Description
This is a predicted structure of a 507-nucleotide part of an RNA (small-subunit ribosomal RNA, 5' domain) from an uncultured Bacillota bacterium.

Context: one part of a larger RNA
RNA sequence: GGACGAACGCUGGCGGCGUGCCUAAUACAUGCAAGUCGAGCGGAACUUUAGAUGAAGCUUGCGAUUCUAGAGUUUAGCGGCGGACGGGUGAGUAACGCGUGGGUAACCUGCCCUUUAGUCUGGGACAACAGUUCGAAAGGACUGCUAACACCGGAUAUGCUCACACUGGGGAUUCCCGGAGUGAGGAAAGUUUACGCUAAAGGAUGGACCCGCGUCCCAUUAGCUAGUUGGUGAGGUAACGGCCCACCAAGGCGACGACGGGUAGCCGACCUGAGAGGGUGAUCGGCCACACUGGGACUGGGACACGGCCCAGACUCCUACGGGAGGCAGCAGUAGGGAAUUUUCCGCAAUGGGCGAAAGCCUGACGGAGCAACGCCGCGUGAGGGAUGAAGGUCUUCGGAUCGUAAACCUUUGUCUUCAGGGACGAUAAUGACGGUACCUGAGGAGGAAGCCACGGCUAACUACGUGCCAGCAGCCGCGGUAAUACGUAGGUGGCAAGCGUUGUCC
Numbered sequence: 001g002g003a004c005g006a007a008c009g010c011u012g013g014c015g016g017c018g019u020g021c022c023u024a025a026u027a028c029a030u031g032c033a034a035g036u037c038g039a040g041c042g043g044a045a046c047u048u049u050a051g052a053u054g055a056a057g058c059u060u061g062c063g064a065u066u067c068u069a070g071a072g073u074u075u076a077g078c079g080g081c082g083g084a085c086g087g088g089u090g091a092g093u094a095a096c097g098c099g100u101g102g103g104u105a106a107c108c109u110g111c112c113c114u115u116u117a118g119u120c121u122g123g124g125a126c127a128a129c130a131g132u133u134c135g136a137a138a139g140g141a142c143u144g145c146u147a148a149c150a151c152c153g154g155a156u157a158u159g160c161u162c163a164c165a166c167u168g169g170g171g172a173u174u175c176c177c178g179g180a181g182u183g184a185g186g187a188a189a190g191u192u193u194a195c196g197c198u199a200a201a202g203g204a205u206g207g208a209c210c211c212g213c214g215u216c217c218c219a220u221u222a223g224c225u226a227g228u229u230g231g232u233g234a235g236g237u238a239a240c241g242g243c244c245c246a247c248c249a250a251g252g253c254g255a256c257g258a259c260g261g262g263u264a265g266c267c268g269a270c271c272u273g274a275g276a277g278g279g280u281g282a283u284c285g286g287c288c289a290c291a292c293u294g295g296g297a298c299u300g301g302g303a304c305a306c307g308g309c310c311c312a313g314a315c316u317c318c319u320a321c322g323g324g325a326g327g328c329a330g331c332a333g334u335a336g337g338g339a340a341u342u343u344u345c346c347g348c349a350a351u352g353g354g355c356g357a358a359a360g361c362c363u364g365a366c367g368g369a370g371c372a373a374c375g376c377c378g379c380g381u382g383a384g385g386g387a388u389g390a391a392g393g394u395c396u397u398c399g400g401a402u403c404g405u406a407a408a409c410c411u412u413u414g415u416c417u418u419c420a421g422g423g424a425c426g427a428u429a430a431u432g433a434c435g436g437u438a439c440c441u442g443a444g445g446a447g448g449a450a451g452c453c454a455c456g457g458c459u460a461a462c463u464a465c466g467u468g469c470c471a472g473c474a475g476c477c478g479c480g481g482u483a484a485u486a487c488g489u490a491g492g493u494g495g496c497a498a499g500c501g502u503u504g505u506c507c
Base pairs, nucleotide, nucleotide: 001507002506003505004504006503007502008501009500010499013379014378015377016376017375018374019372020371021337026335027334028333030332031331032330035081036080037079040078041077043075044074045073046072047071048070049069050068051067052066057062058061088290089289090288097215098214099213100212101211102210103209104208107207108206112203113202114201115200116199117198118197119196120154121153122152123151129144130143131142132141133140134139160185161184162183163182164181166179167178168177169176170175190195216262217261218260223253224252225251228250229249230248231247232246233245235243265287266286267285268284269280270279271278272277292313293312294311295310296309315326316325317324318323343369345368346367347366351365352363353362354361355360382412383411384410385409392403393402394401395400416448418443419442420441421440422439426434451496452495453494454493455492456477457476458475462491463490464489465488466487472479473478
């Protein structure tokens, strides 16, 4: 000098764009943050239409009620898809975690796209519901009825999987790709259409695994290792593999730093620097890990699952003491910690996501507004004239000098601000939270808008008074003990300016 997610002191007009718990991965009141589909299904409730019934009453066909059929709306339950995305945090991790380049002749992939073949025939349940019943509650238990694109059989099998033997081609050890054959195995959900469902091949997308190289400090850490290293076989997985197991062998790693300890999410990037480097890993983007702590699996195409389940633990809450409920490192917000970090706001109008045929519903993702000079950028606080160089302050050699064209005064402008009127783009066929916002026009009046630090040298800027090694200053050198340009105040001056200084950290 530059930089900052900064903080502190003094001060503070406006706008645009960004940014905002770095500390306690501490504990959380309250509300919201993941639902949707009635065009999968049976019910229930309500409304309505038609028909039947027809009490009291009477106007003799109007009527409460009940039943049947149809239509519509809502929806607890069964069922489907989504809750593995999106959002948060950085605790752990020195690791194939990340970065980069390869590999899988060792793999999976819902929804989407292309293509091929099919969608036949039966069955029994369980919720809801009804009844009984237990419990304070959370929540159950028993009996009975019922539907489906829920569940289970049978048939069929283009192709698929497995076994057997045949054969063509290729290769990098165990092999890989293909052809025709025999046997065995296993599908489906339909529908008015739309659209679904089943099997298979390919694609796309997403993921899994393996390898080379790179990736902080300590040797005052030098030896480490028994599933350890390898083999055979069996198991397991989507898949290779000590991944797991049985048996066999005795190996494997290490000064090119093993093992141990400390610290730490990694990167694109960001800061600095002429560069080489050094430092950092906030915001934004990619990957990873975690979800009160530890463990486990279930479901599923995908999880060992933040707002799912089970067990254990700590903590909090409810309780009728028998037993139950909970998890903000989602958005707001609270307490606490701290030098320190915001609203319990508006809206789904846009973009995107989930479900749905659609209308649409949901969406604290997101779009916006609010708060904070926290940062960057832009603008303003007026402009021109004006010497009796006014008054006043300060200094003075008492002559004057200086603040100083500064003010007054004259002329003028209207950026910002204030008031009034008009008024968008973003989204158009319709739909605007922002918002009567941005912007435009008009009116009024210099009116409403300047501070902070420094002035001994480094380092731009000087005098007076007070103080008297006191009080104090200070980044370094050093100032102060009676004439202090270094302390305090005043006048003046210098620098920067809605900021200016100080502190901290990095180059």

The coordinates come from a structure-prediction model, not an experiment, and the mean pLDDT is 84.
RNAcentral holds the full RNA, with entries from ENA and SILVA.